[in-house]
RNA sequence: CUUGACAAACGGCAAACCCGUCGUGAGACGGCGACGCAAAGCCACGGGACCCUCAGUCAACGGCGACUGAAGGUCAGCCGAGCUGCCUUG
Repeated sequence: CUUGACAAACGGCAAACCCGUCGUGAGACGGCGACGCAAAGCCACGGGACCCUCAGUCAACGGCGACUGAAGGUCAGCCGAGCUGCCUUG
């Protein structure tokens, strides 16, 4: 110096459920609460999933649904990219 597996310390974040508010909705914010997280910090650039509107096709004909295309939106705790950060130096 490199690779792999561990260790220590101060702490940090906060899933689901439930309550309230906003939203057509996905979901967001606040509270409670911890399932977990070494970036579960930031970010919608590339994928992915989800919601809504329009058009076309099939189906149905009361409601509902599937596929394709376009536009708008949501998710960072789905993955990747980018940026930033704490401790130890065992």

Description:
The RNA shown here (c-di-GMP-I riboswitch aptamer) has 90 nucleotides and comes from an Acidimicrobiaceae bacterium. The source organism's lineage runs through Bacteria, Bacillati, Acidimicrobiia, Acidimicrobiales and Acidimicrobiaceae. The prediction has a mean pLDDT of 82.